[in-house]
Molecule: small-subunit ribosomal RNA
Organism: sponge metagenome
RNA sequence: CGAGUUUGAUCGUGGCUCAGAUUGAACGUUUGCGGCAGGCCUCAUACAUGCAAGUCGGACGAGGGACUCACCUUCGGGUGGGAACCUAGUGGCGAACGGGUGAGUAACACGUAGGAAUCUACCCAGUUGAUCGGCAUAACACUCUUAACGGAGUGCUAAUUCCGAAUAAGACCUAAGGGUGAAAGAGGGGGAUCUUUGGACCUCUCGCGAUUGGAGGAGCCUGCGGUGGAUUAGCUUGUUGGCGGGGUAAUGGCCCACCAAGGCGACGAUCCAUAGCUGGUUUGAGAGGAUGAUCAGCCACACUGGAACUGAGACACGGUCCAGACUAUUACGAUAGGCAGCAGUAGGGAAUCUUGCGCAAUGGGCGAAAGCUUGACGCAGCCAUGCCGCGUGUGCGACGAAGGCCUUUGGGUUGUAAAGCACUUUCAACGGCUAAGAGAGCCGGCGUGUUAAUAGCAUGCCGGGUAGACGUUAACCGUAAAAGAAGCACCGGCUAACUCCGUGCCAGCAGUCGCGGUAAUACGGAGGGUGCGAACGUUAAUCGGAAUUACUGGGCGUAAAGCGCACGUAGGCGGUUUGUUAAGUGGGAUGUGAAAGCCCCGGGCUUAACCUGGGAAUUGCAUUUCAAACUAGCAAACUAGAGUGUAGUAGAGGGGGGUGGAAUUUCCUCGAGUAGCGGUGAAAUGCGUAGAUAUGGGAAGGAACACCAGUGGCGAAGGCGACCCCCUGGACUAACACUGACGCUGAGGAGCGAAAGCGUGGGGAGCAAACAGGAUUAGAUACCCUGGUAGUCCACGCCGUAAACGAUGAGAACUAGCCGUUUGACCUUUCGGGGUUUAGUGGCGUAGCUUACGCAAUAAGUUCUCCGCCUGGGGAGUACGGCCGCAAGGUUAAAACUCAAACGAAUUGACGGGAGCCCGCACAAGCAGUGGAGCACAUUCUUUAAUUCGAUGCAACGCGAAGAACCUUACCACCCUCUGACAUUCUCGGAACUUUUCAGAAAUGAGAAGGUGCCCUCGGGAACCGAUGAACAGGUGCUGCAUGGCUGUCGUCAGCUCGUGUCGUGAGAUGUUGGGUUAAGUCCCGUAACGAGCGCAACCCUUGUCCCUAUUUGCUACAGGUAAAACUGAGAACUCUAGGGAGACUGCCGGUGACAAACCGGAGGAAGGCGGGGAUGAGGUCAAGUCAUCAUGGCCUACGGGGGUGGGCUAGAAAGGUGCUACAAUGGGGGGUACAAAGAGUCGCCAGCCCGCGAGGGUGCGCUAAUCUCAAAAAACCUCUCUUAGUCCGGAUAGGAGUCUGCAACUCGACUCCUUGAAGUUGGAAUUGCUAGUAAUCGCGAAUCAGAACGUCGCGGUGAAUACGUUCCCGGGCUUUGUACACACCGCCCGUCAAGUCAUGGAAGUGGGUUGCGCCGUAAGUGGCUAGUCUAACCUUCGGGAGGACGGUCACCAUGGUGUGAUUCGUGACUAUGACUAAGUCGUAACAAGGUAGCCGUAGGGGAACCUGUGGCUG
Repeated sequence: CGAGUUUGAUCGUGGCUCAGAUUGAACGUUUGCGGCAGGCCUCAUACAUGCAAGUCGGACGAGGGACUCACCUUCGGGUGGGAACCUAGUGGCGAACGGGUGAGUAACACGUAGGAAUCUACCCAGUUGAUCGGCAUAACACUCUUAACGGAGUGCUAAUUCCGAAUAAGACCUAAGGGUGAAAGAGGGGGAUCUUUGGACCUCUCGCGAUUGGAGGAGCCUGCGGUGGAUUAGCUUGUUGGCGGGGUAAUGGCCCACCAAGGCGACGAUCCAUAGCUGGUUUGAGAGGAUGAUCAGCCACACUGGAACUGAGACACGGUCCAGACUAUUACGAUAGGCAGCAGUAGGGAAUCUUGCGCAAUGGGCGAAAGCUUGACGCAGCCAUGCCGCGUGUGCGACGAAGGCCUUUGGGUUGUAAAGCACUUUCAACGGCUAAGAGAGCCGGCGUGUUAAUAGCAUGCCGGGUAGACGUUAACCGUAAAAGAAGCACCGGCUAACUCCGUGCCAGCAGUCGCGGUAAUACGGAGGGUGCGAACGUUAAUCGGAAUUACUGGGCGUAAAGCGCACGUAGGCGGUUUGUUAAGUGGGAUGUGAAAGCCCCGGGCUUAACCUGGGAAUUGCAUUUCAAACUAGCAAACUAGAGUGUAGUAGAGGGGGGUGGAAUUUCCUCGAGUAGCGGUGAAAUGCGUAGAUAUGGGAAGGAACACCAGUGGCGAAGGCGACCCCCUGGACUAACACUGACGCUGAGGAGCGAAAGCGUGGGGAGCAAACAGGAUUAGAUACCCUGGUAGUCCACGCCGUAAACGAUGAGAACUAGCCGUUUGACCUUUCGGGGUUUAGUGGCGUAGCUUACGCAAUAAGUUCUCCGCCUGGGGAGUACGGCCGCAAGGUUAAAACUCAAACGAAUUGACGGGAGCCCGCACAAGCAGUGGAGCACAUUCUUUAAUUCGAUGCAACGCGAAGAACCUUACCACCCUCUGACAUUCUCGGAACUUUUCAGAAAUGAGAAGGUGCCCUCGGGAACCGAUGAACAGGUGCUGCAUGGCUGUCGUCAGCUCGUGUCGUGAGAUGUUGGGUUAAGUCCCGUAACGAGCGCAACCCUUGUCCCUAUUUGCUACAGGUAAAACUGAGAACUCUAGGGAGACUGCCGGUGACAAACCGGAGGAAGGCGGGGAUGAGGUCAAGUCAUCAUGGCCUACGGGGGUGGGCUAGAAAGGUGCUACAAUGGGGGGUACAAAGAGUCGCCAGCCCGCGAGGGUGCGCUAAUCUCAAAAAACCUCUCUUAGUCCGGAUAGGAGUCUGCAACUCGACUCCUUGAAGUUGGAAUUGCUAGUAAUCGCGAAUCAGAACGUCGCGGUGAAUACGUUCCCGGGCUUUGUACACACCGCCCGUCAAGUCAUGGAAGUGGGUUGCGCCGUAAGUGGCUAGUCUAACCUUCGGGAGGACGGUCACCAUGGUGUGAUUCGUGACUAUGACUAAGUCGUAACAAGGUAGCCGUAGGGGAACCUGUGGCUG
């Protein structure tokens, strides 16, 4: 400090997620030791048992009493005294501290800083007292009562218990005279004096009363501070204040009577929800955020609620009373209890310890003290809960051991790791030794003070002894041995760390993105590695990262976000100058900001954690003082802001009244006129012979105002458009005068506010939701057409919303220019000119800003002031609640749940029923077909034991297959076989090989006979054959979606890229676009591009002309020869053959063009603008095709391999494709006669001759081919016939007879002859090929092949028609545009319905909680009153009184009862909505002009998306 994740990629916006630190944690795996800390966060749930508050005999009376002393004794014992100690009681002090918990509490509860009207036991320092009397009572004894707890009565007694009197320095009250109010003793010692022998008395110590002050503690008051909700906006009657009382320690409505009507609140009252507060803790750079365990301060509470008593202090955790719930006991009458003390139990929970030891230390209570007591505390136990420290060995050690894992089989890795050798012993274990925590007190001695005193008490010094829970302590020493001690998570990216096996969208993983569908670094295991380490991971939680609530430190044109608009209240902000004040502000000082903690410097534990000393800090608050620039207050002035006046200007600014013409309409009227009109893509509904439409004149009525008209004007916005009049608002200009900051913004508020809509009353021409009809359509609740009602118009009143938009709040200042335009003013001017300036309104553009697009003086620039608004998408602008509305609805405005995105701008593609340019047998113009018939072939489907497999739009279907009777053959049935038909190696045997018998369908099985080779170092070896077993062979088995190679297709289309440079934040762009041109990214010009590569073209083959060379088997201008041919000779001119050259390049001329490229025409030429044809196929696309040509990864396979026979691939209802033959006279048939090219041939082609009607057979020459053969070319031409017919067309089908090939023609060949003679008379919708030697037509050949072409591949013969042209169909190229597509339109995507799951709303109700108000009733208690009862102290005239207690009653009041509201939570038949869910239904609304542009508001309609009307927006 950042990273991952939206996209094909990019930048931005924006959310989600991760890496860090932390915890009173929990869970999983693992676990050696020690130190220091921490340990019910949940049920303030209920609690068994033990302990947690006592102490004082030096306050008091009793009882017991080991022991001891004295006296008496009948020796049993008794009496009296002392006394450690024990027991309950009276009394004193304490029990209000300490300890626990956080329920309540939003409050003076807490924090901080202050204040005045107070109290304070024990403690400290003073002052002053402490005199004289009295009455009771518990304990105890007796009696009674109760189940128990307990209670009652009678009698006795003490005190530091209680009461009275006296006194009163100071205190309090006061009418200023005066008045009121107190006490307690106890202990030690003792020389005189007295004595009842107890003591008095003196003295010391402690205690007591009154009072003053202090310290510490407590109470009260105030400013400020710290929380969520406005879907809580009004609250309050003791309420706010006053006078007077009461009450309290004290102020005060704290309480009461009376008087007044106040008090609080938008700076958030009241209400609701939540919560103990703080020092601090945690995180963070900080500011902040979260938190309030342990430690410390404060508060509150003690089973729940209420109440007081006692006391210095409580309304009291281990006190009292009452009520309630619960638990226990009970004799049913009643009674007892309160762990949120320490342990512990149950329950709850993911989860939190021992019913331990000790008062040795520290602290508390009591005591004069010893001492007692103390679950405070000190320690120990349990727990890796946290932090810190230590260890689990160290060094050497290569044969790089074994084993594991991987492997390209070479090796690599685990790995110096182990083993082995040497060494060490921390910790743990055992044994020993032994600190500190102990000081004080107590005891003894010596002093000092007090005192009469060497008692006593206080105090100083010295000495000795006593007291240790922890504790088998820490530390140290010794013994022995590497001996006892390592795990956990992770390894796809983020994020350090990789391979194999298993699995096969299964099992599973996952923080996020995501992984898994047969080669998973992502699942599970293993090997290896990485990280941390007595721990490691996971989960939960907080902060951080997150500038993702932005004070520091964000935004609002299009990403979420400017209110529709102005006015204006509170508030916020505010021009220039002077003076003054000192609130803000700045400086100094003082007080405070507890300690602990954090930080710094030291110190102590071996170190650290931890503990400890000092400092700093504590950013705050308060008081005081100084300053006076700025803000603010006050005072005085100013004119630049703002406003007023004067003179003018422009204008669809607003309201009201009136007037006008054009046009529409009319079942109003008059003419004239005839059959249609109207409407549409085309039609129909509709109107019309009852006279329409069209046309002329008149009348009526309503609405809107053509031209002018303009990014022109006016208005705050909505909005405003004929003309005239009246009323009225604002703006601007010019020059002066005046006022003197009067200003800006503006939460609430109130006003204006298109269209639609609503109410009442009018009006109604046109238009037109709804509705009706006609079309379109699969449907058409739409688009189109014919009609048509609300409405649109007016008046009055509502509504209050729009894409109310510049998607841009208002105001002010500043910051380059240029060009328009509107309204003014000024200067100049010959001008229809020029210049300056104000206020508007537009275009472009610099700086700057912006993610980009863009904005740019009318800012989205640079600043200031104020307001509004935003914080991921969906749910949702929805629900509930409130307010408004007649309604429609508006406004304010959530949550559950769900997703990892949603979004903006720009980029490259792809696509468009977008646009432009261009090309192609793409269309058009033509020729011939297909589609109809029969047959052939291939395919689908069906069938079958099998009909093997593959190919499936173009780009499968006469395709693989250039040729299935067996074979092929992969399929089926049956019969066989297992190291195999085939390859390599090992072992054994035999040469190899030939002939033959039997069984069998054959494979095969069982035999028989012959044969003995080659090399040799004699061991054997080479080739071949056979056998056994094993490694292995074999597979046309699967996966073409694991692959190579090959191929198809777009397409022979003109494209596809790179380097450097430049532009852009970037993806990318530029180049490659533009103007011309071309078949072409072909070339030229221009140009931030300059160059280059793969493609195009050319180079290659063939063909067309000529030349040179060559001359056999070809040729003949020649000669001989023949009837002719053969033949012989000669020749190299010609043809041909096959080698090499020439030739064509827009080279020449003219025109066009930009002087270019190029195009058009011409000459010459065999050929002219690429001469014709072929080969040649860029980068890519289709997971295109092929595992069955071949090769190959992985998987499978002892049969799915191999052999054989037979069958099948040839089936047949039906369908499609490709062909052949035809339908005839441009023809069929008979006869005759011509002219090719290119090929093939020895397992062959086969001449000639003979036989056969023929297919063919027999015989046989030649030829390994320019020599021989196939071989006849056929159309054509000449002639005869047929005469338009199912024929002398056509030949299917069928019968018979044959030929050939072959082991074999049954399934299942071809051909021949005779006979038979089907459909078919030119083919619907639709559709194919072809632009010249082409189409059409005619024959010939070859490959495959034993045989078997209508197919395929070649060859030549004859030989056309048409192309105006690019509007349209199809395909393609370039540019541009839109996009919500990128798996790229076969895309994306919306809504209803149906199914499942989840969440939420409504709902007749129903069940709880909290709470307001009214009423009833009232326990205990306190206060008031009191006619009843009782009564020790004091007074008394002895009668009584004063006072008190009990009882009664009144007031207040907890729980309770009742009624009526409010609020909140749960539940609810049914119902509504939303979200999610691989492959449901219906349509196709949106994205392209999305096929009717979309969207916003509103209204109506409709299964549903939606449609239509009306106004608006351009996104």